About this RNA:
A computed fold for a 1476-nucleotide RNA from an uncultured anaerobic ammonium-oxidizing bacterium, annotated as small-subunit ribosomal RNA. The coordinates come from a structure-prediction model, not an experiment, and the mean pLDDT is 84.
RNA sequence: AUUGAACGCUGGCGGCAUGCUUUACACAUGCAAGUCGAACGGCAGCACGGGGGGGUAACCCUCUGGUGGCGAGUGGCGAACGGGUGAGUAAUGCAUCGGAACGCGUCCUGUAAUGGGGGAUAACCUGGCGAAAGUCAGGCUAAUACCGCAUACGUCCUGAGGGAGAAAGCGGGGGAUUGGCAACGACCUCGUGUUAUAGGAGCGGCCGAUGUCGGAUUAGCUAGUUGGUGGGGUAAAGGCCUACCAAGGCGACGAUCCGUAGCGGGUCUGAGAGGACGGCCCGCCACACUGGGACUGAGACACGGCCCAGACUCCUACGGGAGGCAGCAGUGGGGAAUUUUGGACAAUGGGGGCAACCCUGAUCCAGCCAUGCCGCGUGAGUGAAGAAGGCCUUCGGGUUGUAAAGCUCUUUCGGCCGGGAAGAAAUCGCUCAAGCUAAUACCUUGGGUGGAUGACGGUACCGGAAGAAGAAGCACCGGCUAACUACGUGCCAGCAGCCGCGGUAAUACGUAGGUCACAAGCGUUAUCCGGAUUUACUGGGCGUAAAGCGUGUGCAGGCUGUUAGGUAAGUGGUGUAUGAAAGCGCUCGGCUUAACCGGGCGAGGUUAUGCCAGACUGCCUAGCUAGAGGCAGCAAGAGGGACAUGGAAUUCCGGGUGUAGUGGUGAAAUGCGUAGAUAUCCGGAGGAACUCCAGAGGCGAAGGCGAUGUCCUGGUGCUGACCUGACGCUCAGACACGAAAGCAUGGGGAGUGAACGGGAUUAGAUACCCCGGUAGUCCUAGCCGUAAACGAUGGGCACUAAGUAGAGGGGUUUUGAUUAUUUCUCUGCCGGAGCUAACGCAUUAAGUGCCCCGCCUGGGGAGUACGGCCGCAAGGCUAAAACUCAAAAGAAUUGACGGGGGCUCGCACAAGCGGUGGAGCAUGUGGCUUAAUUCGAUGCAACGCGAAGAACCUUACCGGGGCUUGACAUGGUAGAAGUAGAAUCCUGAAAGGGUGACGAUCGGUAUCCAGUCCGAAGCUAUCACAGGUGUUGCAUGGCUGUCGUCAGCUCGUGUCGUGAGACGUUGGGUUAAGUCCCCUAACGAGCGAAACCCUUGUCUUUAGUUGCUAACGGGUAAUGCUGAGCACUUUAGAGAGACUGCCGUCGUUAAGACGGAGGAAGGUGGGGACGACGUCAAGUCAUCAUGGCCCUUAUGUCCCGGGCUGCACACGUGCUACAAUGGUCGGUACAAAGGGAUGCUAAGUCGCGAGAUGGUGCGAAACCUAUAAAGCCGAUCUCAGUUCAGAUUGGAGGCUGAAACUCGCCUCCAUGAAGUUGGAAUCGCUAGUAAUCGCGGAUCAGCUACGCCGCGGUGAAUAUGUUCCCGAGCCUUGUACACACCGCCCGUCAAGCCACCCAAGCAAGAUGCACCCAAAAUCGCCUGCCUAACCCGUAAGGGAGGGAAGUGCCUAAGGUGUGUUUUGUGAGGAGGACUA
Repeated sequence: AUUGAACGCUGGCGGCAUGCUUUACACAUGCAAGUCGAACGGCAGCACGGGGGGGUAACCCUCUGGUGGCGAGUGGCGAACGGGUGAGUAAUGCAUCGGAACGCGUCCUGUAAUGGGGGAUAACCUGGCGAAAGUCAGGCUAAUACCGCAUACGUCCUGAGGGAGAAAGCGGGGGAUUGGCAACGACCUCGUGUUAUAGGAGCGGCCGAUGUCGGAUUAGCUAGUUGGUGGGGUAAAGGCCUACCAAGGCGACGAUCCGUAGCGGGUCUGAGAGGACGGCCCGCCACACUGGGACUGAGACACGGCCCAGACUCCUACGGGAGGCAGCAGUGGGGAAUUUUGGACAAUGGGGGCAACCCUGAUCCAGCCAUGCCGCGUGAGUGAAGAAGGCCUUCGGGUUGUAAAGCUCUUUCGGCCGGGAAGAAAUCGCUCAAGCUAAUACCUUGGGUGGAUGACGGUACCGGAAGAAGAAGCACCGGCUAACUACGUGCCAGCAGCCGCGGUAAUACGUAGGUCACAAGCGUUAUCCGGAUUUACUGGGCGUAAAGCGUGUGCAGGCUGUUAGGUAAGUGGUGUAUGAAAGCGCUCGGCUUAACCGGGCGAGGUUAUGCCAGACUGCCUAGCUAGAGGCAGCAAGAGGGACAUGGAAUUCCGGGUGUAGUGGUGAAAUGCGUAGAUAUCCGGAGGAACUCCAGAGGCGAAGGCGAUGUCCUGGUGCUGACCUGACGCUCAGACACGAAAGCAUGGGGAGUGAACGGGAUUAGAUACCCCGGUAGUCCUAGCCGUAAACGAUGGGCACUAAGUAGAGGGGUUUUGAUUAUUUCUCUGCCGGAGCUAACGCAUUAAGUGCCCCGCCUGGGGAGUACGGCCGCAAGGCUAAAACUCAAAAGAAUUGACGGGGGCUCGCACAAGCGGUGGAGCAUGUGGCUUAAUUCGAUGCAACGCGAAGAACCUUACCGGGGCUUGACAUGGUAGAAGUAGAAUCCUGAAAGGGUGACGAUCGGUAUCCAGUCCGAAGCUAUCACAGGUGUUGCAUGGCUGUCGUCAGCUCGUGUCGUGAGACGUUGGGUUAAGUCCCCUAACGAGCGAAACCCUUGUCUUUAGUUGCUAACGGGUAAUGCUGAGCACUUUAGAGAGACUGCCGUCGUUAAGACGGAGGAAGGUGGGGACGACGUCAAGUCAUCAUGGCCCUUAUGUCCCGGGCUGCACACGUGCUACAAUGGUCGGUACAAAGGGAUGCUAAGUCGCGAGAUGGUGCGAAACCUAUAAAGCCGAUCUCAGUUCAGAUUGGAGGCUGAAACUCGCCUCCAUGAAGUUGGAAUCGCUAGUAAUCGCGGAUCAGCUACGCCGCGGUGAAUAUGUUCCCGAGCCUUGUACACACCGCCCGUCAAGCCACCCAAGCAAGAUGCACCCAAAAUCGCCUGCCUAACCCGUAAGGGAGGGAAGUGCCUAAGGUGUGUUUUGUGAGGAGGACUA
């Protein structure tokens, strides 16, 4: 885009169309084919006339075909058209173009006739049978019914003499004569009919060519079959039928069989070529309940005819009968689904008729349905307070929205009133003219004129009045795709065309508001085409994506070098005929427009045929030599087959020497060996394979071929240019060859070696390794026919850059070896153009062309099933579908990863020192427990973490008791004088509740006082709100951890690539470093590294108290105690200093490295702060902030008590130890950095001690804390659970604090546990470091601190190095990974489910063959029976002909048997798909 549509929601009007796609299922009822009296006898019914009778009359009764007419009947024409349907049919069809052997009612044009007779029969009457349908017998009668006779222009037959065969009348008019009583005839004339015949028009029958769906898992079919002759038959050719003869005919250019289907004009789609379809309309065909058959007729094998059979339905008196909507309506059924039992013959057309007219469900109209197409309307203008309401909101506002209301207008459509067409002109009447005629009758034709005729329908159309009045929905809004927010929901409910949405902030679900699109419709579903060059003719491919047969030979087929002539099939040109109408295109016109309709012109073909052309293809003829082949000479070779021969090696056998092992492996063991192995020597047997040469070397079609010789044999190359003269290429089917394994026959069997046995390895090891070992491997004559049979690249020919290597020939050069150069053939490498998705290919093409063959069309199912063919089998070849997925695949890119590679770092390992893991205790965590044990942190990167300090508080948890505008903030409203508040008292664990002596604050106003008023604060009540350590760190900000102080991460421009991307950033060096240097399609730059900052180490300078004290003075038992000084130390400001700067060596003259000098310090001097792009949805909503959600007499808030401290256990981090490098006792020395007013606290006194007392100094370079400890000197202990270690427990105390029970710290006395250096494993550290020793601080009333953060004292060992473990960086490689190896992913098993296959069978359908039975009917036969016309006969009778019955051939249906085939079903079985 489309539709004969359906469904959902909705629905104002009109025009024009369409409307059972399904059950060719079954049908009630009505209608759909009749007509003619001008063919006929007649006359029931109706009307008129006439006669008779009755009656006053109206009228009634009766008779009468006399008239109009006419039921039934005879006869004629029609009924074969029109209308319906698409079952069958793959060709007896259809379409297009042709053909010859035919027919024809009606119609038209001619010609010739239309004479004279006969016998019947319906109707009718009478009688009979039957329920009915109907029927029988007798009697009468007519014709345009029927039958002879006569005649025969033409016709037909013929033996060419001859013979045969017709007819029907009816109607109108007429005037002389004539018949007749008359009517009416004869006669004349007109019309119409009848007969014969010739032609025409149109219609029909038959034949041919071409075209016309799918299946080869249908390959052979055919006996009247193919042809001939004779005969028959037909309108007509013909095996159409029959007898005989011959053996043909069709088929890979697809016969036969199976499935499906009416065909065409056309319709839909598409740029076209095509693809799909065939409803309405038109043409053709077929069918009419199913099957068969003929009759009548011009025409039928007949939709509304007949006969028979069958199924079904109906009637019945049970004896018999009737029926056929796929005509129009209509009914049931089926179905997602398709209309009224309407009107009219007015028009158009058809049948009959002279006509009037009759009939016509053809047709014309109306009705129903938004089924489609087309048109119109549902209002227009104005209108901002941007109303109300709704929705959203950042609370300001925004949006709905000029939308509404309001104001001013209009009135289509609909409703009402009124008017009102066209479709209608013929027939007919009158009249005029012409024709016919004796005729001015009649009749016919034409003109004029008159009147009648409308179903639709009072319709179209027109006018009028009223009035915005009666008229909008549907789907969508994540992307594709135009259109966004809120709420609800919470992987639920649901959506979904594809991708995909939904797991608490959903533009994707549902609802609402709003938007967008279309609009009387809008969506959904279904269908077909397009997009899809995704079957590729136009217009594709096959190295790796699907796709080259394993290879050759080769018939058919396709294609085919060069020259000339001929021809004209193809081809090109130009005519002719035809290609119906409708449709389509263009154009003009008619409905107000459009849809729709009418006129004209185009267009449409592998069509037929004539003529012309002669290039190209074809065909014929004659040549040529460049293709192909032959011939001669030379050459190389694992080409093939057969036979023979050879040596080395392995194994076995015999013998000798010889002794204990051998063999095998990563290491072993099984095995062999004292019965003598292995080793070694000699001899022998047997089988298989052929070292070196040997090479990406050669040969072959491929598979493949490797010792040597001989014989047989195929192919190839080069040179020559002598011969043939296109002999060529490819190749469906066919045929041949075809590795290994396997099968089968008979041999053979050394080595090797599936299966198998044993030993190892391992968690296991049906494996890899080892020891054995059967088939096989070898030969023979056969089968199999497959391989990653690969260059994953079919064959042939031609053309298209260079370079180089090897193999086989030839030429030139050279005296020659040789060298150089060149040429043909073969085999490789590299590389340009070109090609390719890229990788790559590239004269050996995957380039550019031609020819031929094979093959492909998403993945899986599956190279499977079934069928067929082949095979001994194994199996092979051919080869689907159901079902299922939304991918599967290729090449390349960036990462990540690897039990891949290279280079390089790091306390990463190694080398060391000290620990942890064992003990006790401390502390954190898990777990368990609990009313609660609040919460968070969870590999590294949670676990002495948040917590720099839980007895109450903290506190978030639990129990209980209270409060409700609240413990806290802001605002509004109202209120209060005995109110708020407070003392007291009562109650209570407290909070709280109650009481209420006393008692009213501050500012302003006013001259002052009191009072009043206003305001503020407080209070009460109430409303907004507060409050939340409730939830979401996966909604967030901020902050932090980690990789990692690792050296990386990027950008601009440029270049390369189709692109993702790459280069830069790689490479060579160097560095701690992407640090620097060199090279370089790169050149530069940024964030990082470094530096800048702080601290520490040296010096200088400035300053000199509270610090310091060298010199001088004073003083003391002693001391910077004091005068004095600022030199030193020190303090804290400012500077200097270090830069590979200097020298040497190495290095590329570089960067830099190594060594040295100088220096306090040397190559970043030590330490710190500083953390790139990013990763981990890392951590934190409980620091804080914050969106959403949740609670609101509670999840808020207050209080008391408890808990966070619980304890079978497990883990982390620490402390103290296990002792002599030590413990204890005594003496004695030396720090740094801090802190101090609710503080640090001195001296002194008391106490064993914790501490108490005391009250001096100090807001601190001044005073205090404050004795540093290890160390040093001396003494003692002597290896032990101890004079080690100190847990635990008892007792007694101290301190803080309302308060130490749960649950603090400290002291003293007593007690004296485990522990004797710690399994697997694991941590830290490279120098002032580890180790060890003490000191201080924050938090803090106190403390669980052994923690944390700092300070100084003493002060080591080791590093050969980078193989390994871990982590990291760069380059490279592979990848089926990308959530990125904690990845991906395979198979069995277990379970469910789905489709298919097999299967004993069973059921149903289709169909072949054979046989049985055989209706109706045609045809044939028919000695018996019946028989008007004609013939013979006076007659009787006979003949011809006809009929019934009988019978024969053929045959529908039916039956039997046996095959083939399709579908369904089937216990069970095999495999496959899907699910978690």